[in-house]
The prediction has a mean pLDDT of 85. The part of an RNA shown here (large-subunit ribosomal RNA, domain IV) has 351 nucleotides and comes from a Phycisphaerae bacterium. The full RNA is in RNAcentral, with records from ENA. Lineage of the source: Bacteria > Pseudomonadati > Planctomycetota > Phycisphaerae.
Context: one part of a larger RNA
RNA sequence: UGGUCCUUAAGGAACUAGGCAAAUUGACCCCGUAAGUUCGCGAUAAGGGGACCCUCCCCGGCUUGUUUUGGCAGGUCGGAAGGGCGCAGAAAAGCGGCUCUGGGAACUGUUUACCAAAAACACAGGUCUGUGCUAACUCCUACAGAGGACGUAUACAGACUGACGCCUGCUCGGUGCCGGAAUGUUAAGGAAGUAGGUCAGUCCGCCUCGGCGGAUGAAGCUUACGACCGAAGCACCGGUAAACGGCGGCCGUAACUAUGACGGUCCUAAGGUAGCGAAGUUCCUUGUCGGGUAAGUUCCGACGUGCAUGAAUGGCGUAAUCACUGGAGCAGUGUCUCAAGGACCAACUCG
Repeated sequence: UGGUCCUUAAGGAACUAGGCAAAUUGACCCCGUAAGUUCGCGAUAAGGGGACCCUCCCCGGCUUGUUUUGGCAGGUCGGAAGGGCGCAGAAAAGCGGCUCUGGGAACUGUUUACCAAAAACACAGGUCUGUGCUAACUCCUACAGAGGACGUAUACAGACUGACGCCUGCUCGGUGCCGGAAUGUUAAGGAAGUAGGUCAGUCCGCCUCGGCGGAUGAAGCUUACGACCGAAGCACCGGUAAACGGCGGCCGUAACUAUGACGGUCCUAAGGUAGCGAAGUUCCUUGUCGGGUAAGUUCCGACGUGCAUGAAUGGCGUAAUCACUGGAGCAGUGUCUCAAGGACCAACUCG
RNA backbone atom coordinates (compact mmCIF):
# COMPACT_ATOMS: atom_id res chain seq x y z
C1' U A 1 0.00 0.00 0.00
C1' G A 2 -3.82 -3.53 -1.43
C1' G A 3 -7.70 -7.38 -0.34
C1' U A 4 -11.64 -9.51 3.07
C1' C A 5 -13.93 -8.11 7.62
C1' C A 6 -15.00 -5.30 12.54
C1' U A 7 -15.67 -0.69 15.47
C1' U A 8 -16.03 4.70 15.80
C1' A A 9 -16.67 11.12 18.94
C1' A A 10 -19.80 15.26 16.78
C1' G A 11 -22.65 15.84 12.46
C1' G A 12 -26.15 12.73 9.39
C1' A A 13 -26.42 12.19 2.22
C1' A A 14 -23.08 17.72 3.22
C1' C A 15 -20.93 11.92 -0.81
C1' U A 16 -22.33 10.83 -5.67
C1' A A 17 -24.46 10.73 -12.32
C1' G A 18 -27.51 8.21 -8.74
C1' G A 19 -28.07 6.73 -1.12
C1' C A 20 -23.82 2.91 -5.26
C1' A A 21 -22.20 0.37 -0.92
C1' A A 22 -23.14 -0.20 4.03
C1' A A 23 -26.45 0.36 7.82
C1' U A 24 -31.60 0.40 9.63
C1' U A 25 -35.88 -3.21 9.83
C1' G A 26 -36.49 -8.35 10.75
C1' A A 27 -39.07 -14.49 13.42
C1' C A 28 -43.47 -14.98 17.05
C1' C A 29 -47.86 -12.91 20.08
C1' C A 30 -51.27 -8.64 21.05
C1' C A 31 -53.33 -3.84 19.58
C1' G A 32 -54.01 -0.94 15.40
C1' U A 33 -54.10 0.18 10.16
C1' A A 34 -55.34 5.46 5.32
C1' A A 35 -56.15 7.08 0.27
C1' G A 36 -57.64 4.25 -3.66
C1' U A 37 -60.19 -0.13 -5.55
C1' U A 38 -61.78 -4.37 -10.72
C1' C A 39 -64.47 -5.19 -3.50
C1' G A 40 -60.39 -9.79 -4.46
C1' C A 41 -57.13 -6.26 -2.59
C1' G A 42 -54.22 -2.27 -0.76
C1' A A 43 -52.02 -4.94 4.24
C1' U A 44 -46.84 -7.64 7.54
C1' A A 45 -49.99 -0.86 5.12
C1' A A 46 -48.37 2.80 8.44
C1' G A 47 -47.74 3.00 13.80
C1' G A 48 -47.32 0.95 18.85
C1' G A 49 -46.60 -2.87 22.88
C1' G A 50 -44.82 -7.81 24.76
C1' A A 51 -41.18 -11.72 25.64
C1' C A 52 -36.06 -14.63 30.61
C1' C A 53 -36.42 -17.21 35.64
C1' C A 54 -39.33 -18.29 40.37
C1' U A 55 -44.01 -18.61 43.30
C1' C A 56 -49.36 -19.75 44.52
C1' C A 57 -54.25 -17.26 49.09
C1' C A 58 -56.17 -16.08 42.40
C1' C A 59 -58.74 -17.13 37.41
C1' G A 60 -59.86 -19.94 32.83
C1' G A 61 -59.62 -24.26 29.10
C1' C A 62 -58.75 -29.55 28.50
C1' U A 63 -58.19 -34.01 31.27
C1' U A 64 -57.49 -38.37 35.29
C1' G A 65 -59.13 -40.64 39.87
C1' U A 66 -62.66 -40.69 43.77
C1' U A 67 -67.35 -39.32 45.47
C1' U A 68 -72.79 -38.52 49.43
C1' U A 69 -72.80 -35.35 42.31
C1' G A 70 -72.27 -29.87 46.41
C1' G A 71 -67.30 -31.19 45.67
C1' C A 72 -62.22 -33.18 46.81
C1' A A 73 -57.25 -34.72 45.19
C1' G A 74 -54.16 -34.40 40.99
C1' G A 75 -52.04 -33.71 35.54
C1' U A 76 -51.40 -30.24 31.62
C1' C A 77 -51.87 -25.54 28.92
C1' G A 78 -52.66 -20.47 29.43
C1' G A 79 -53.75 -15.76 31.93
C1' A A 80 -53.23 -12.32 35.97
C1' A A 81 -50.52 -10.71 40.15
C1' G A 82 -46.17 -10.60 43.10
C1' G A 83 -40.97 -11.47 43.29
C1' G A 84 -35.48 -12.39 41.22
C1' C A 85 -30.96 -11.47 38.27
C1' G A 86 -28.12 -9.20 34.34
C1' C A 87 -25.64 -3.65 30.40
C1' A A 88 -28.69 -6.64 27.55
C1' G A 89 -34.39 -12.17 28.34
C1' A A 90 -36.81 -13.23 19.94
C1' A A 91 -29.72 -12.56 24.74
C1' A A 92 -26.52 -16.80 19.04
C1' A A 93 -27.50 -17.88 13.74
C1' G A 94 -31.19 -17.28 10.38
C1' C A 95 -35.09 -13.67 9.49
C1' G A 96 -39.13 -7.23 5.25
C1' G A 97 -36.38 -0.59 6.10
C1' C A 98 -40.79 2.43 5.38
C1' U A 99 -43.85 6.33 3.16
C1' C A 100 -45.61 10.03 -0.65
C1' U A 101 -45.91 11.10 -5.94
C1' G A 102 -45.08 10.45 -11.54
C1' G A 103 -43.72 7.31 -16.28
C1' G A 104 -44.03 2.37 -18.55
C1' A A 105 -45.90 -2.55 -19.10
C1' A A 106 -52.32 -4.91 -16.98
C1' C A 107 -50.91 -9.37 -14.32
C1' U A 108 -47.72 -14.93 -13.26
C1' G A 109 -44.35 -15.92 -17.15
C1' U A 110 -40.04 -15.48 -21.40
C1' U A 111 -35.21 -13.48 -23.34
C1' U A 112 -29.44 -11.77 -25.72
C1' A A 113 -25.72 -19.86 -22.40
C1' C A 114 -20.53 -15.95 -21.64
C1' C A 115 -21.16 -7.31 -20.94
C1' A A 116 -28.31 -5.80 -21.90
C1' A A 117 -33.91 -9.21 -17.62
C1' A A 118 -36.11 -4.38 -19.73
C1' A A 119 -40.65 -0.18 -21.18
C1' A A 120 -38.38 -5.81 -25.36
C1' C A 121 -41.15 -11.09 -26.27
C1' A A 122 -45.32 -13.81 -24.65
C1' C A 123 -50.13 -13.54 -22.61
C1' A A 124 -55.81 -13.99 -21.74
C1' G A 125 -59.05 -10.66 -24.52
C1' G A 126 -60.23 -7.85 -29.43
C1' U A 127 -60.39 -7.44 -34.86
C1' C A 128 -59.51 -8.64 -39.95
C1' U A 129 -58.38 -12.28 -43.80
C1' G A 130 -58.20 -17.27 -45.78
C1' U A 131 -60.18 -22.32 -45.52
C1' G A 132 -66.42 -26.73 -46.98
C1' C A 133 -62.37 -31.36 -46.24
C1' U A 134 -58.13 -35.14 -50.69
C1' A A 135 -59.63 -27.82 -46.49
C1' A A 136 -56.46 -23.69 -46.43
C1' C A 137 -51.44 -23.80 -44.79
C1' U A 138 -46.65 -26.46 -43.96
C1' C A 139 -42.65 -30.32 -44.57
C1' C A 140 -40.82 -33.12 -48.58
C1' U A 141 -35.87 -37.21 -51.65
C1' A A 142 -42.46 -34.39 -54.69
C1' C A 143 -48.03 -38.06 -59.70
C1' A A 144 -45.74 -40.60 -53.24
C1' G A 145 -45.92 -39.75 -48.02
C1' A A 146 -46.65 -36.83 -43.49
C1' G A 147 -48.37 -32.78 -40.22
C1' G A 148 -53.02 -29.89 -40.01
C1' A A 149 -56.46 -33.98 -37.59
C1' C A 150 -58.34 -39.55 -36.43
C1' G A 151 -59.98 -32.23 -35.98
C1' U A 152 -64.63 -29.94 -39.52
C1' A A 153 -66.09 -22.82 -39.43
C1' U A 154 -67.84 -22.25 -31.37
C1' A A 155 -62.58 -25.62 -36.24
C1' C A 156 -57.86 -24.74 -38.37
C1' A A 157 -54.29 -21.30 -40.68
C1' G A 158 -52.17 -16.17 -41.39
C1' A A 159 -51.72 -10.98 -39.82
C1' C A 160 -52.28 -6.91 -36.42
C1' U A 161 -53.52 -5.30 -31.48
C1' G A 162 -52.61 -6.69 -26.36
C1' A A 163 -56.25 -7.52 -19.07
C1' C A 164 -60.28 -4.28 -17.71
C1' G A 165 -63.18 0.61 -18.47
C1' C A 166 -64.64 4.73 -22.09
C1' C A 167 -63.79 4.78 -27.14
C1' U A 168 -61.72 3.92 -31.97
C1' G A 169 -63.28 10.13 -36.20
C1' C A 170 -62.48 11.80 -41.86
C1' U A 171 -60.09 9.96 -46.47
C1' C A 172 -60.50 4.54 -51.63
C1' G A 173 -56.79 9.99 -55.18
C1' G A 174 -51.78 6.56 -54.83
C1' U A 175 -50.22 1.24 -53.54
C1' G A 176 -52.28 -3.51 -52.27
C1' C A 177 -56.37 -6.92 -52.09
C1' C A 178 -61.45 -8.41 -53.71
C1' G A 179 -65.28 -8.24 -57.55
C1' G A 180 -66.75 -7.18 -62.84
C1' A A 181 -66.70 -8.37 -67.77
C1' A A 182 -68.43 -4.69 -72.50
C1' U A 183 -64.29 -2.27 -74.97
C1' G A 184 -58.74 -1.34 -75.95
C1' U A 185 -53.91 -3.76 -75.63
C1' U A 186 -51.65 -8.56 -75.38
C1' A A 187 -47.94 -14.46 -75.84
C1' A A 188 -47.23 -19.26 -77.48
C1' G A 189 -49.98 -21.46 -81.14
C1' G A 190 -53.12 -21.59 -85.56
C1' A A 191 -53.71 -19.28 -90.37
C1' A A 192 -56.08 -17.03 -95.87
C1' G A 193 -52.10 -15.42 -98.42
C1' U A 194 -47.42 -12.74 -100.23
C1' A A 195 -42.27 -12.74 -101.32
C1' G A 196 -37.27 -15.06 -101.71
C1' G A 197 -34.09 -19.59 -102.51
C1' U A 198 -33.66 -24.32 -104.92
C1' C A 199 -35.14 -26.87 -109.37
C1' A A 200 -37.44 -30.61 -113.79
C1' G A 201 -38.79 -28.45 -118.25
C1' U A 202 -38.83 -24.53 -122.18
C1' C A 203 -36.32 -20.60 -125.18
C1' C A 204 -31.73 -18.04 -126.96
C1' G A 205 -26.40 -17.92 -127.90
C1' C A 206 -21.58 -20.49 -128.32
C1' C A 207 -19.40 -25.14 -129.34
C1' U A 208 -14.04 -29.29 -129.70
C1' C A 209 -21.31 -32.14 -130.36
C1' G A 210 -19.16 -34.36 -124.73
C1' G A 211 -21.19 -29.83 -123.10
C1' C A 212 -20.97 -24.38 -121.51
C1' G A 213 -23.38 -19.55 -120.62
C1' G A 214 -27.86 -16.54 -120.24
C1' A A 215 -33.27 -15.86 -119.70
C1' U A 216 -37.72 -17.85 -117.96
C1' G A 217 -39.45 -21.30 -114.63
C1' A A 218 -44.57 -25.81 -112.74
C1' A A 219 -44.88 -29.05 -108.56
C1' G A 220 -42.29 -30.18 -104.21
C1' C A 221 -38.98 -28.71 -100.37
C1' U A 222 -37.36 -24.57 -97.74
C1' U A 223 -36.70 -19.30 -95.68
C1' A A 224 -38.99 -14.72 -94.36
C1' C A 225 -43.33 -11.97 -93.71
C1' G A 226 -48.40 -12.35 -92.79
C1' A A 227 -54.64 -10.01 -92.63
C1' C A 228 -57.38 -12.73 -89.16
C1' C A 229 -58.36 -16.06 -84.52
C1' G A 230 -56.13 -16.10 -79.75
C1' A A 231 -56.27 -16.56 -72.28
C1' A A 232 -54.71 -14.51 -67.94
C1' G A 233 -52.61 -9.85 -67.15
C1' C A 234 -52.69 -4.55 -67.82
C1' A A 235 -55.83 -0.48 -69.18
C1' C A 236 -61.08 0.23 -67.65
C1' C A 237 -65.51 0.15 -63.97
C1' G A 238 -66.67 -0.63 -58.77
C1' G A 239 -65.69 -2.09 -53.50
C1' U A 240 -62.31 -2.28 -49.36
C1' A A 241 -58.44 1.58 -44.20
C1' A A 242 -58.67 -3.09 -36.78
C1' A A 243 -55.35 -3.29 -45.68
C1' C A 244 -50.12 -0.19 -46.73
C1' G A 245 -50.94 4.64 -45.87
C1' G A 246 -52.71 10.05 -45.59
C1' C A 247 -55.38 13.60 -42.51
C1' G A 248 -53.51 22.04 -45.75
C1' G A 249 -52.24 27.38 -46.91
C1' C A 250 -53.05 32.75 -47.34
C1' C A 251 -55.91 37.32 -46.22
C1' G A 252 -59.46 40.11 -43.49
C1' U A 253 -62.90 40.79 -39.41
C1' A A 254 -66.09 42.45 -32.70
C1' A A 255 -67.83 50.04 -29.05
C1' C A 256 -59.66 50.60 -25.77
C1' U A 257 -56.15 46.88 -26.81
C1' A A 258 -55.67 41.87 -27.66
C1' U A 259 -58.00 37.70 -29.66
C1' G A 260 -61.02 36.08 -33.75
C1' A A 261 -67.02 32.97 -32.98
C1' C A 262 -67.40 35.04 -38.54
C1' G A 263 -66.12 36.02 -43.85
C1' G A 264 -63.14 35.65 -48.50
C1' U A 265 -59.81 32.90 -51.51
C1' C A 266 -56.43 28.84 -53.35
C1' C A 267 -55.43 23.71 -53.23
C1' U A 268 -56.74 18.51 -51.83
C1' A A 269 -58.82 11.88 -51.98
C1' A A 270 -59.68 14.06 -47.33
C1' G A 271 -57.79 18.32 -44.54
C1' G A 272 -56.51 15.60 -37.48
C1' U A 273 -62.55 14.41 -34.67
C1' A A 274 -62.71 12.60 -29.23
C1' G A 275 -58.80 12.66 -26.21
C1' C A 276 -53.93 13.80 -24.53
C1' G A 277 -50.04 17.43 -24.82
C1' A A 278 -42.61 21.20 -23.41
C1' A A 279 -44.74 14.30 -23.33
C1' G A 280 -40.11 7.98 -23.12
C1' U A 281 -42.54 12.78 -28.56
C1' U A 282 -40.87 20.22 -27.55
C1' C A 283 -35.81 22.22 -31.70
C1' C A 284 -36.07 27.30 -29.87
C1' U A 285 -36.00 25.72 -24.01
C1' U A 286 -33.57 26.01 -17.92
C1' G A 287 -40.93 27.98 -22.51
C1' U A 288 -44.52 30.66 -18.87
C1' C A 289 -47.35 30.25 -14.23
C1' G A 290 -48.09 27.54 -9.63
C1' G A 291 -46.01 23.72 -5.88
C1' G A 292 -42.00 21.56 -3.33
C1' U A 293 -36.23 23.72 -1.50
C1' A A 294 -32.71 28.78 1.96
C1' A A 295 -31.36 27.92 -3.10
C1' G A 296 -34.59 22.98 -8.07
C1' U A 297 -31.55 22.60 -16.35
C1' U A 298 -34.50 17.20 -12.73
C1' C A 299 -39.74 16.44 -10.42
C1' C A 300 -45.30 17.41 -9.73
C1' G A 301 -49.84 20.40 -11.34
C1' A A 302 -51.43 23.66 -15.15
C1' C A 303 -51.19 26.51 -20.00
C1' G A 304 -50.88 25.27 -25.56
C1' U A 305 -47.37 28.88 -29.37
C1' G A 306 -48.11 20.13 -30.87
C1' C A 307 -40.09 22.42 -34.77
C1' A A 308 -42.49 17.14 -35.58
C1' U A 309 -49.40 14.18 -30.60
C1' G A 310 -53.62 11.38 -31.87
C1' A A 311 -57.15 6.98 -32.11
C1' A A 312 -56.00 -1.73 -32.76
C1' U A 313 -48.59 1.25 -36.65
C1' G A 314 -54.43 1.75 -31.27
C1' G A 315 -56.06 6.94 -28.13
C1' C A 316 -57.09 8.13 -23.09
C1' G A 317 -57.84 6.34 -18.08
C1' U A 318 -56.94 2.48 -14.52
C1' A A 319 -56.92 -1.04 -8.77
C1' A A 320 -53.21 -4.87 -8.30
C1' U A 321 -48.14 -6.46 -9.76
C1' C A 322 -42.57 -5.01 -10.82
C1' A A 323 -34.34 -7.31 -9.25
C1' C A 324 -38.05 -1.61 -14.62
C1' U A 325 -37.46 4.02 -14.47
C1' G A 326 -37.94 9.74 -12.56
C1' G A 327 -38.79 13.03 -8.12
C1' A A 328 -39.52 13.79 -2.69
C1' G A 329 -39.54 12.53 2.55
C1' C A 330 -38.97 9.60 7.45
C1' A A 331 -35.77 6.32 9.99
C1' G A 332 -30.81 4.68 10.34
C1' U A 333 -25.99 5.02 8.64
C1' G A 334 -17.85 5.90 7.77
C1' U A 335 -21.29 7.53 1.40
C1' C A 336 -19.20 12.06 3.20
C1' U A 337 -16.95 16.42 6.58
C1' C A 338 -12.10 13.40 7.65
C1' A A 339 -10.25 10.21 8.89
C1' A A 340 -8.71 6.75 13.03
C1' G A 341 -8.08 2.07 15.37
C1' G A 342 -8.32 -3.34 15.16
C1' A A 343 -8.31 -8.79 12.89
C1' C A 344 -6.61 -11.95 9.05
C1' C A 345 -4.23 -12.49 4.16
C1' A A 346 -0.90 -10.51 0.62
C1' A A 347 2.82 -6.99 -0.93
C1' C A 348 7.39 -4.89 1.11
C1' U A 349 12.22 -5.08 4.44
C1' C A 350 15.48 -8.43 6.94
C1' G A 351 16.75 -13.54 7.67